[in-house]
Context: one part of a larger RNA
RNA sequence: AGCAUAUAGGGAAUGCCUUGGCAAUAGGCGCCGAUGAAGGACGUGAUAAGCUGCGAUAAGCGACGGAUAGGUGCACAUAACCUGCGACCCGUCGAUGUCCGAAUGUGGAAACACAGCAUUGUUAAUACGAUGUUAUCAUUGCACGAAUACAUAGUGUAAUGAGGGGAACCCGCUGAACUGAAACAUCUAAGUAAGCGGAGGAAAAGAAAGUAAACAAACGAUUGCGGUAGUAGUGGCGAGCGAAACUGCAUGAGCCCAAACCAAAGGUAGAAAUACUUUUGGGGUUUAGGAGUAUCAUAAAAGAGAAAUGACGAUAGGUGAAGAUGACUGGAAAGUUGCACAACAUAGGGUAAUAGUCCCGUAACCGAAAUUGAAGUUUCCUUGGAUACCACCAGAGUAGCACAGGGCACGUGGAACCCGGUGUGAAGAUGCGAGGACCAUCUCGUAAGGCUAAAUACGACCUAUUGACCGAUAGCGAAUAGUACCGUGAGGGAACGGUGAAAAGAACCCCGGGAGGGGAGUGAAAGAGAACCUGAAACUG
Numbered sequence: 001a002g003c004a005u006a007u008a009g010g011g012a013a014u015g016c017c018u019u020g021g022c023a024a025u026a027g028g029c030g031c032c033g034a035u036g037a038a039g040g041a042c043g044u045g046a047u048a049a050g051c052u053g054c055g056a057u058a059a060g061c062g063a064c065g066g067a068u069a070g071g072u073g074c075a076c077a078u079a080a081c082c083u084g085c086g087a088c089c090c091g092u093c094g095a096u097g098u099c100c101g102a103a104u105g106u107g108g109a110a111a112c113a114c115a116g117c118a119u120u121g122u123u124a125a126u127a128c129g130a131u132g133u134u135a136u137c138a139u140u141g142c143a144c145g146a147a148u149a150c151a152u153a154g155u156g157u158a159a160u161g162a163g164g165g166g167a168a169c170c171c172g173c174u175g176a177a178c179u180g181a182a183a184c185a186u187c188u189a190a191g192u193a194a195g196c197g198g199a200g201g202a203a204a205a206g207a208a209a210g211u212a213a214a215c216a217a218a219c220g221a222u223u224g225c226g227g228u229a230g231u232a233g234u235g236g237c238g239a240g241c242g243a244a245a246c247u248g249c250a251u252g253a254g255c256c257c258a259a260a261c262c263a264a265a266g267g268u269a270g271a272a273a274u275a276c277u278u279u280u281g282g283g284g285u286u287u288a289g290g291a292g293u294a295u296c297a298u299a300a301a302a303g304a305g306a307a308a309u310g311a312c313g314a315u316a317g318g319u320g321a322a323g324a325u326g327a328c329u330g331g332a333a334a335g336u337u338g339c340a341c342a343a344c345a346u347a348g349g350g351u352a353a354u355a356g357u358c359c360c361g362u363a364a365c366c367g368a369a370a371u372u373g374a375a376g377u378u379u380c381c382u383u384g385g386a387u388a389c390c391a392c393c394a395g396a397g398u399a400g401c402a403c404a405g406g407g408c409a410c411g412u413g414g415a416a417c418c419c420g421g422u423g424u425g426a427a428g429a430u431g432c433g434a435g436g437a438c439c440a441u442c443u444c445g446u447a448a449g450g451c452u453a454a455a456u457a458c459g460a461c462c463u464a465u466u467g468a469c470c471g472a473u474a475g476c477g478a479a480u481a482g483u484a485c486c487g488u489g490a491g492g493g494a495a496c497g498g499u500g501a502a503a504a505g506a507a508c509c510c511c512g513g514g515a516g517g518g519g520a521g522u523g524a525a526a527g528a529g530a531a532c533c534u535g536a537a538a539c540u541g
Base pairs, nucleotide, nucleotide: 007541008540009539015533016498017497020470021469022467023466024465025464026463027462028461029459030458031165032164039100040099041098042055043054044053046078047077050074051073061094062093063092064091065090066089070082071081072080105114106113107112115134116133117132118131119130120129121128136162137161138160139159140158141157142156143155144154169200170198171197172196173195174194180187184236210219211218223250224249225248226247227246233241234240254451255450256449257395261282262281263280264279265278266277267276268275269274289393290392292389293388294387295386296385301383302382303381305380306379307378308377309376312373313372314371315370317366318365319364323339325338326337327336328335340357341356342346348360349359350358400424401423402422403421405419406418407417410436431446432445433444434443435442485492486491505532508519509518510517511516
């Protein structure tokens, strides 16, 4: 030095565990903000660095309920206190709520600096304070008011509103590329990503100028799902893209203006009659139309409106069966064994090993002073016809057309339909549009105004439950952390779990400066000693 055996160090794999995650189901709930949000800064404790809570009334104050013997958060110490005159804790409603932040008196390098005005404290008077108020924009009213006579612009003031934030969902505007086509240009990716604007608990859509049918019916707003169907189509007919009618379900709901006509009050013109016009009220709302004239009739019912009430719920909780069982093993009984008992409760968790009967619970039943949801009910309010005649009304720079585009599954095609850009530009219900070029016939509808619940989407948030989901290199990036750390910045972004049933966390003695160790003691175990369960391998004795 090699090999072998034994025994240690080192290291942190493995096993077991779970405080944390992941995914889903059901139900609820769904906006916050100038009454100052979201998010922060700084404070706040007897001692207080961090987290949590709170705000100069500062781990808190008040009222009303619940609950019950202890309490002063995480947090394990000491002190000082509170508490059956009910503390702490839980719920509901309030009070307080520094400074920054839309941030809004002005400025500003956020959490700072410096003002005006009104009222007010204090002082002999200054000084120094306290409370309130003072941003901008829009709309409306009032006042003032230029060049410039009337005016207009503008200015001031008062009232009301807005502003900013939000996980995804929704609507609109703008809008890529990688990629695919085995290259690439039309095409695709995709109206996706991204940017911007806007709204709500949903949004959007929505009561037919519809769908259809073909000499001839039928249906009857919208939305979502299943089929139709990867069909018909479209397509360098490549890659690909890709309907609808109809049908089965979910849900169901229909309405209001403009106009004709009437009335009132103004304005302009006029000597007046009157004409034109404005505002307000009535009327009226879609084809079996409405207005007007004449005649007849005149309530039932409905409502998504307002108020009251309100079953039943939500936000704390309560009652809740049955072994204090003998013996054995053990540190410990819930294990084994013997004998009992409950069960609308043998879900689950804890307790010194595996507990229906020890604890918390579970089944079942019960409960609200306060705030709140709510079907329904009551009252009020709103809504209501028929026939005949007549030919007054029924949304104009609109429909249509041309050009160049966009959207429709549809790439210009035979290309209807819808949308806006430029130009042009009707009719007037005996009218007009549509039925996939276009024309006729027929059928369907009535554009150029508006509103509308439910079925649908999503999950920041709450409650309950589940898992052939993970178990610390896994599972979220995170067993808490967007922390430490890196970067000028945008931004990037970790790691670290386990003594024991219980700290019983090792008094005392010895070696040592200490670290560390040897005894003693605790414990079932210290070969569980805090660098703490198990403790593999590399590596070193």
A computed fold for a 541-nucleotide part of an RNA from an uncultured Clostridia bacterium, annotated as large-subunit ribosomal RNA, domain I. Its Rfam family is "Bacterial large subunit ribosomal RNA". Its mean pLDDT, the model's own confidence on a scale to 100, is 85.